[in-house]
RNA sequence: GGAGUCGGCCAGGCGACCGCGGCGGGCCCGGCCCGUCGAGGAAAGUCCGGACUCCGCAGGGCAGGGCGCUGGGUAACGCCCAGGCGCGGCGACGCGCGGACAGUGCCACAGAGAGCAGACCGCCAGGGGCCCGCGCCGCGGGUACCGGUGAGGGUGAAAGGGUGCGGUAAGAGCGCACCGGCGCCGGCGGCGACGCCGGCGGACAGGCAAACCCCGCCCGGAGCAAGGCCAAGCAGGUGCGUCGAGGUGGCCCGCCGAGCACCGGGUAGGCCGCUCGAGGCCGGCGGUGACGCCGGUCCCAGAUAGAUGGUCGCCCCCCGUCCCGGUGGGGACGGGCGACAGAAUCCGGCUUAUCGGCCGGCUCCCCGC
RNA sequence: GCCCCCGUCAUCCAGCGGCCUAGGAUCCCGGCCUUUCAAGCCGGCAACGCGGGUUCGAAUCCCGUCGGGGGCA
Numbered sequence: 001g002g003a004g005u006c007g008g009c010c011a012g013g014c015g016a017c018c019g020c021g022g023c024g025g026g027c028c029c030g031g032c033c034c035g036u037c038g039a040g041g042a043a044a045g046u047c048c049g050g051a052c053u054c055c056g057c058a059g060g061g062c063a064g065g066g067c068g069c070u071g072g073g074u075a076a077c078g079c080c081c082a083g084g085c086g087c088g089g090c091g092a093c094g095c096g097c098g099g100a101c102a103g104u105g106c107c108a109c110a111g112a113g114a115g116c117a118g119a120c121c122g123c124c125a126g127g128g129g130c131c132c133g134c135g136c137c138g139c140g141g142g143u144a145c146c147g148g149u150g151a152g153g154g155u156g157a158a159a160g161g162g163u164g165c166g167g168u169a170a171g172a173g174c175g176c177a178c179c180g181g182c183g184c185c186g187g188c189g190g191c192g193a194c195g196c197c198g199g200c201g202g203a204c205a206g207g208c209a210a211a212c213c214c215c216g217c218c219c220g221g222a223g224c225a226a227g228g229c230c231a232a233g234c235a236g237g238u239g240c241g242u243c244g245a246g247g248u249g250g251c252c253c254g255c256c257g258a259g260c261a262c263c264g265g266g267u268a269g270g271c272c273g274c275u276c277g278a279g280g281c282c283g284g285c286g287g288u289g290a291c292g293c294c295g296g297u298c299c300c301a302g303a304u305a306g307a308u309g310g311u312c313g314c315c316c317c318c319c320g321u322c323c324c325g326g327u328g329g330g331g332a333c334g335g336g337c338g339a340c341a342g343a344a345u346c347c348g349g350c351u352u353a354u355c356g357g358c359c360g361g362c363u364c365c366c367c368g369c
Numbered sequence: 370g371c372c373c374c375c376g377u378c379a380u381c382c383a384g385c386g387g388c389c390u391a392g393g394a395u396c397c398c399g400g401c402c403u404u405u406c407a408a409g410c411c412g413g414c415a416a417c418g419c420g421g422g423u424u425c426g427a428a429u430c431c432c433g434u435c436g437g438g439g440g441c442a
Stems, first nucleotide, its partner, number of pairs: 001365010012315007020038008040340001044351002047349005052223004059253004064219005069083005084097005098214002103212002105208003120153002122149003127146002129143006161179006181204001182201008227272004236263005246256002279298008317336008370441007379395004387425001397413005418434005
C1' cells in the first nucleotide's frame, strides 16, 4: 500500500427572527408575556420475550404451540456471552446443532438391485447336462444350458468400509495384518457438552424428523382502540334460560351461577391511563465475557386530524479546483433538498432499509527499511 | 398503534415433496365446417409475487421481504 474479517461510535452544532406542543410561573386572565424541554438507530416489520390492565376458572387434564449440543447472563426470550463437536475458508473468522436399535412412513425417474437383497455387461469348466477326440469305464478339449460369483464396468444424490497378503474353479472379511468408521467395556481430565489413553468385537447398508413421531424443558386468554371515571342522550322488540343461559381460543372434568343471543334506537364528548423507567450519564470494584454490585449526578416528547417547520449567518461535514509543503497537513473559492427515514402504553432483543461518515482489533498478499 | 388472512397463465380456480415439459374453464390466435355469422370440433400461446434455506428433488416444508384484503373504537 492492497484485499478481507470482526467490533464500537456519530447522525449535525451554535446564534437570531417568525411559527408550533407539554410543563412551571406571572398578568390588564374570550387571551398575552417570561422561563424551560421537545423524535430514531432503526421511531419500520409486528417476528419473539416481558412489564402493565381486564377476565372467579389464571384448579386439573386432553388437544395445540414454542425451543432443542453444554454451561452461564437476564425480569424473560427463539436473544446475548463463553465453551464443545461437525462443515466451509490459506487465514482472521463464518455457518449448523436432541433422537433414525420406540414405532409408522418416503427415497420418484434411471438402474439387475434402494430391506436384507439382487444379475444387465463381465468372470468361473470345481459340480450337473450336451458335444467331440483318444492309448477306452479313464484322460483331454469345447460349450456359460443348469449352477456359482459380486472384486471390475455401467445406473444413480446415494449401492454393503479401504490397502496389502493369503485363499478359491472364479470371487468375496472367507482368514490375517494395519488404517478409518461403528458398537461395547475400563481408566484419566472436565460442573458439563466432550477430550485423551487402553482393550474387545461379530466384520457391523444408508438418507430424510424445516416427514408423522419419541424424549427433555417452557406456555391460561386477550390486549392501551387494554381498562377505569364523568357528562349527555334515547325506545324498545323477539327467542332461549334454575330440567341450568353464560362464565376471554377449542374439548372434557370440577366450580360459580342469572342472564345470554339477535334485530332496532341513542351516544360516538371530556378526563385518567400518559410517562420516574428492569431509566440515562460518569467513576470504582468483580468477572475471559455477556453482565452484576457500589457511589455520584440528571429528569430528557406525551400529541389526539395528531406538535419540531421556514429564513439567515458561522462551519465543526462531504465533493471539485487552485496555492504552500519532504510527509502529515494548512489556506482560498465554488457547490450541497448531505442516506434510510417521523413517536402514539413502555421496555429487552431479532429482522429489514441505509452508508451520510469516523475509529479500532485481527488475518492474508505485495513493496521498502 | 395493535390482531388476523391471502398471493398459481390476460381472468376465475384446482394442484399429495417426484406422474410438473405445472392442470381445468373463460379469454386471445390459427385451422375445419357454413353463402356468412353463431354454435360445434381440432390445435396453440400463456403463470407458481421476490430472495434465502431443508432435501437427491420444493408450486407444496422453514425463514425473511414486497404487495393485497379483513377486524379492533
This is a predicted complex of two RNAs, RNase P RNA and transfer RNA, with 442 nucleotides together. The prediction has a mean pLDDT of 75. It holds a member of the Rfam family "Bacterial RNase P class A". From the family's description: Ribonuclease P (RNase P) is a ubiquitous endoribonuclease, found in archaea, bacteria and eukarya as well as chloroplasts and mitochondria.